[in-house]
Source information:
This is a predicted structure of a 679-nucleotide part of an RNA (large-subunit ribosomal RNA, domain II) from Penaeus vannamei. The coordinates come from a structure-prediction model, not an experiment, and the mean pLDDT is 86.

Context: one part of a larger RNA
RNA sequence: GUCUGCGAGUUAGUGUUCGUAGCAAGCUUAAGUCCUUCUGGGACGCAGGCGUAGCGAAAGCGAGUCCGAACAGGGCGAUACAGUUGCGGAUGCUAGACCCGAAGCGGAGGUGACCUACCUAUGGCCAGGUUGAAGCGCGAGUAAUAUCGCGUGGAGGACCGAACCGGUGAAUGUUGAAAAAUUCUCGGAUGAGCUGUGGGUAGGAGUGAAAGGCUAAUCAAACCCCGUGAUAGCUGGUUCUCCUCGAAAUGUAUUUAGGUACAGCGUCGCAUGCUGACUGAGGGGGGUAGAGCACUGAAUGAACUAGGGCCCACACCCGGGUACCGACUUCAAUCAAACUCCGAAUACCCUCAGGUGUAGUGCGGCAGUGAGAAUAUGGGGGAUAAACUUCAUACUCAAAAGGGAAACAGCCCAGAUCAGCAGCUAAGGUGCCAAAAUAACGCUAAGUGGAAAGGAGGUGGGAUUACUUAGACAGUGAGGAUGUUGGCUUAGAAGCAGCCACCAUUUAAAAAGUGCGUAACAGCUUACUCAUCGAGUGAUCCUGCGCCUAAAAUGAUUGGCGAUAAGCGUUAUACCGAAGCUCUGGAUGCACAUUUAUGUGCGUGGUAGAGGAGCGUUCUCAGAGCCUUGAAGCCGGAUGGCGAUUGAAGGUGGAGUUCUGAGAAGUGAGAAUGCAGAC
Numbered sequence: 001g002u003c004u005g006c007g008a009g010u011u012a013g014u015g016u017u018c019g020u021a022g023c024a025a026g027c028u029u030a031a032g033u034c035c036u037u038c039u040g041g042g043a044c045g046c047a048g049g050c051g052u053a054g055c056g057a058a059a060g061c062g063a064g065u066c067c068g069a070a071c072a073g074g075g076c077g078a079u080a081c082a083g084u085u086g087c088g089g090a091u092g093c094u095a096g097a098c099c100c101g102a103a104g105c106g107g108a109g110g111u112g113a114c115c116u117a118c119c120u121a122u123g124g125c126c127a128g129g130u131u132g133a134a135g136c137g138c139g140a141g142u143a144a145u146a147u148c149g150c151g152u153g154g155a156g157g158a159c160c161g162a163a164c165c166g167g168u169g170a171a172u173g174u175u176g177a178a179a180a181a182u183u184c185u186c187g188g189a190u191g192a193g194c195u196g197u198g199g200g201u202a203g204g205a206g207u208g209a210a211a212g213g214c215u216a217a218u219c220a221a222a223c224c225c226c227g228u229g230a231u232a233g234c235u236g237g238u239u240c241u242c243c244u245c246g247a248a249a250u251g252u253a254u255u256u257a258g259g260u261a262c263a264g265c266g267u268c269g270c271a272u273g274c275u276g277a278c279u280g281a282g283g284g285g286g287g288u289a290g291a292g293c294a295c296u297g298a299a300u301g302a303a304c305u306a307g308g309g310c311c312c313a314c315a316c317c318c319g320g321g322u323a324c325c326g327a328c329u330u331c332a333a334u335c336a337a338a339c340u341c342c343g344a345a346u347a348c349c350c351u352c353a354g355g356u357g358u359a360g361u362g363c364g365g366c367a368g369u370g371a372g373a374a375u376a377u378g379g380g381g382g383a384u385a386a387a388c389u390u391c392a393u394a395c396u397c398a399a400a401a402g403g404g405a406a407a408c409a410g411c412c413c414a415g416a417u418c419a420g421c422a423g424c425u426a427a428g429g430u431g432c433c434a435a436a437a438u439a440a441c442g443c444u445a446a447g448u449g450g451a452a453a454g455g456a457g458g459u460g461g462g463a464u465u466a467c468u469u470a471g472a473c474a475g476u477g478a479g480g481a482u483g484u485u486g487g488c489u490u491a492g493a494a495g496c497a498g499c500c501a502c503c504a505u506u507u508a509a510a511a512a513g514u515g516c517g518u519a520a521c522a523g524c525u526u527a528c529u530c531a532u533c534g535a536g537u538g539a540u541c542c543u544g545c546g547c548c549u550a551a552a553a554u555g556a557u558u559g560g561c562g563a564u565a566a567g568c569g570u571u572a573u574a575c576c577g578a579a580g581c582u583c584u585g586g587a588u589g590c591a592c593a594u595u596u597a598u599g600u601g602c603g604u605g606g607u608a609g610a611g612g613a614g615c616g617u618u619c620u621c622a623g624a625g626c627c628u629u630g631a632a633g634c635c636g637g638a639u640g641g642c643g644a645u646u647g648a649a650g651g652u653g654g655a656g657u658u659c660u661g662a663g664a665a666g667u668g669a670g671a672a673u674g675c676a677g678a679c
Base pairs, nucleotide, nucleotide: 001679002678003677004676005675006674011095012094013093014092015091016090017089018088019087020086021085022084023083026050027049028048032044033043034042035041036040054061055060064076065075066074067073098237099236101234105227106226107225109224110223111222117201118200119199120198121197122196123195124194125193126191128160129159130158131156135152136151137150138149139148140147164188165187166186169184170183171182172181203219205215206214207213240614241613242612243611244610245609250263251262252261253260254259264369265368266366267365268364269363270362271361272360274357278354279353280352281351282350283349284348290342291340292339296336297335298334300332301331302330303329307325308324309322310321311320312319372397373396375394376393377392378391379390380389381388402413403412404411417586418585419584420583422582423581424580428576429575430574431561432560433559437573439571440570441569442568443567454548455547458545459544460543461542462541463540464539465538466537467536475532476531477530478529479528481505482504483503486500487499488498511526515524516523587604588603589602590601591600592599593598594597615668617665618664619663620662621661622660623659624658625657626656633652634651635650640645
């Protein structure tokens, strides 16, 4: 892991409520006793309980009573009176209370020191090698000591290193050879050494050269048993079928935030009977969007000026100037969640009418929910970040399958009762993959489509304006002069460093000069003019589609192929396209009709959950059956039923068993890191 078996809302008491039955202003017995055909049944038993009257703390009074001085006022009652006792369903509470699951707490209950810690008694063990303390002897030496040398000697938590004890580093091992080892390496190795045997100390206790270490692979309180089914607002699991309806993830409160209470939303029953959603009409209040600047503030420019700064003047008082700053006021143009002279659309409230529904409301039984998510819109927080966070409104998912978006809970379309090899459509599509158009008119040339700010003689459309056959724009040919080198300045300044002025003449036209250039001139060029040419040429704005901007790591992507449309815009018709709608047939819920077994209408997605109807298992009672001419069980699976299930023939098997009507439950498994067994 699989298979087989087992495995979870029970029982008792006591409330509430619904159903049903008996009796009813009453209902009912408990313990017990007696009888009996004795695990049973019947009778007696009026103690007690509930109800029939309430109010008050009570005395008490009583259809009233209490507070009160009250005959006031108010509270609770009475005046439409139904209860009670069984049985059954649901549910609350008390009990282990649906099942399994802690870590823990307690016990003057017990077992452990064969592991290990320490102590105790008595034994054992430590190859070999090295060093050479004290003391002593001899010699030297001293006045005598001291001191020195040579020997002898054999000390030491001394040295090296086996046994022994340990366990430093590494590798291996890591479902190991081993629940701590192996190999190499390493520390101690006469000592606070190691070790055998016997004995001692224990659970809030021991022992501890102290690490909370060790006390039998267990230690911040051992193990076994008991309290004990501790408790678990937590996790997991909770077993047959079909039908009807169908949520919530919100508010308030909470030692509360993953729990709970009440409300909200669901369901079932009873009652009510038009009240409901919605629509129409009428009437309301508002200060949002927008707008505005009349208030409160913010903020820009101009005018004007009070005041100030600076300069001049000034003994003082008066003053003058100002390319400085500048309140108030005026004009112009702005901004605001905590501004408003204004001010919607919606929304909300009320009245009337319609509205028998998708309903509404009241009371009662039973819940679940109280982690929500995305999208769109209006806001707050954040960075006008987040698949962010927090409100509001709507919708979908949650609890919703089907079609589209390549794939894709929350987007678009659309809500699956069942069957059909029938039809029509929605969103979205109609080159091929792949069902359906190689439709029309324009645009795009970028594979744009299939990335932004910003930038640009890309290109289509529209508008305004200037010049133009009295010849424009572009090109080409020619001219572009004179006073004059204008004056000043300057070394020089001649159109062209700079300052001032910017006239006049000849002209078709020509600047006291547009740019380059020279030291200064020179030179080139432009404006301007003529000729040539012969029809459009400039500027600005709006707008459609494109271009650049555009770099990433395994091979790329509009879904792919590919396409110049099969891209984009507009338009028209046709078609495809879903579990939508229709058609044909079947099932079922509710309502209404009747001819009473049919018809009509509206329905039948669904998690938590509420309600209803059934199937099957074991046993009991009663009745009816079957069975050696073959029971149960097993194999088999025709047939019936929406389904749980039913179970014919045939085979096996060899002794019991089925159906109907009631009743009672150890009553249904795939899940619980479930339990036991088998493989």
The RNAcentral record of the full RNA draws on Rfam.